[in-house]
RNA sequence: UCGAACGAUAGAGGCGCGGGUACGAUGGGUCUUGGGGAAGUCGGCGGGCAUUGAUCCCAAAGCGAGGCAAACCCGCCGAAUUCGCCUUGCCGGGCGCGGCGCGCGAAUGGGUUUGCGGGAAACACUCGCAAGACUGUCUGCGAAAUCGCAGGUGCGCUAUCUUGCUG
Numbered sequence: 001u002c003g004a005a006c007g008a009u010a011g012a013g014g015c016g017c018g019g020g021u022a023c024g025a026u027g028g029g030u031c032u033u034g035g036g037g038a039a040g041u042c043g044g045c046g047g048g049c050a051u052u053g054a055u056c057c058c059a060a061a062g063c064g065a066g067g068c069a070a071a072c073c074c075g076c077c078g079a080a081u082u083c084g085c086c087u088u089g090c091c092g093g094g095c096g097c098g099g100c101g102c103g104c105g106a107a108u109g110g111g112u113u114u115g116c117g118g119g120a121a122a123c124a125c126u127c128g129c130a131a132g133a134c135u136g137u138c139u140g141c142g143a144a145a146u147c148g149c150a151g152g153u154g155c156g157c158u159a160u161c162u163u164g165c166u167g
Base pairs, nucleotide, nucleotide: 002167005163007161008160009159010158011157014077016076017075018074019073020072024068032061033060035058036057037056040049041048042047044095045094080108081107082106083105084104085103088101089100090099091098092097109135110134112132113131114130115129116128117127118126119125136153137152138151139150140149141148142147
């Protein structure tokens, strides 16, 4: 002086990830409200509603929530999302069931297109699986290259710093 390995700091990918957020469309002429008519009606079970007028029908009035959504702002680059398991907490009314959260484990570099399936009122959107091209990054080969081919993928990659095994 070079360099392995550990650690720290800072970065890169791009329709990049997540959160907040107005008007608005959808939900929907639906829930519901008053009037008229009228005797049973709803549910998977338990059971519930009903002449104090239910379900349903007619005319009138007529929401909301979740999801969607753009500029902008905030936090970031396993960002984050999903799945499974178990314990437990909360909510929907008792159970089934469903949703949110805690814990553990696993998968996925990224967005996108198509197909199948789940969720959703929905042809919006979202999730899972599979495939295609694109793209980031690393390795190998091609004389070399910002090019091409092949393979892998985030517990990765790049830069700097510290230590300094071995040579």

Predicted 3D model of a 167-nucleotide RNA (Lysine riboswitch aptamer) from Slackia isoflavoniconvertens. The model forms 96% of the base pairs in the Rfam consensus. The organism belongs to Slackia, within Bacteria.